This is a predicted structure of a 72-nucleotide RNA (transfer RNA) from Neurospora africana FGSC 1740. The sequence is in RNAcentral, with records from GtRNAdb. Rfam family: tRNA. Rfam classes the family as a transfer RNA. It is recorded under the gene name tRNA-Arg-TCT-1-1.
[in-house]
RNA sequence: GCCGCGGUAGAGAAAUGGUAACUCAUCAGACUUCUAAUCUGAAGACUGCAGGUUCGAGUCCUGCUCGUGGCU
Numbered sequence: 001g002c003c004g005c006g007g008u009a010g011a012g013a014a015a016u017g018g019u020a021a022c023u024c025a026u027c028a029g030a031c032u033u034c035u036a037a038u039c040u041g042a043a044g045a046c047u048g049c050a051g052g053u054u055c056g057a058g059u060c061c062u063g064c065u066c067g068u069g070g071c072u
Base pairs, nucleotide, nucleotide: 001071002070003069004068005067006066007065010024011023012022018055026042027041028040029039030038048064049063050062051061052060
């Protein structure tokens, strides 16, 4: 330099172009003498950055960036 895969909440991880799930963690409540465990509820993501296409983009297209694997 070229090619492939990937970047989504504190961590992990889904999502046919149609209001971005789930698990753990966090917070509150219940339970408990207290804590843990268990149960219930809540909050937390402008989806790596910038543009484009579209009525509508995490998803399609272009450029850039970071990580990883391969080729030279």